[in-house]
RNA sequence: AUUGCCUGCGGAGAUGGCGUUCUCCAUUAACUGCCCGCCAGGGCUGAUGACGCCUACUUCAAU
Repeated sequence: AUUGCCUGCGGAGAUGGCGUUCUCCAUUAACUGCCCGCCAGGGCUGAUGACGCCUACUUCAAU
């Protein structure tokens, strides 16, 4: 320095934080939404992978 195996730590799941849980990845990785369009560009939903709480945003009602 390279390769393989084991173990540990860790990372990721379309925009934030905490907790729980599920799945995925092994750093050349997992992941990086949908629709129209040749490209350029335009349009739409959602702060979650899922659940609970908080924050931000949107709508309605009450005080």

This is a predicted structure of a 63-nucleotide RNA (Fluoride riboswitch aptamer (crcB RNA motif)) from a Deltaproteobacteria bacterium.
Its mean pLDDT, the model's own confidence on a scale to 100, is 77.
Lineage of the source: Bacteria > Pseudomonadati > Myxococcota > Myxococcia.
It matches the Rfam family "Fluoride riboswitch aptamer (crcB RNA motif)". Rfam 15.1 lists 2,293 matches to the family in 1,982 species.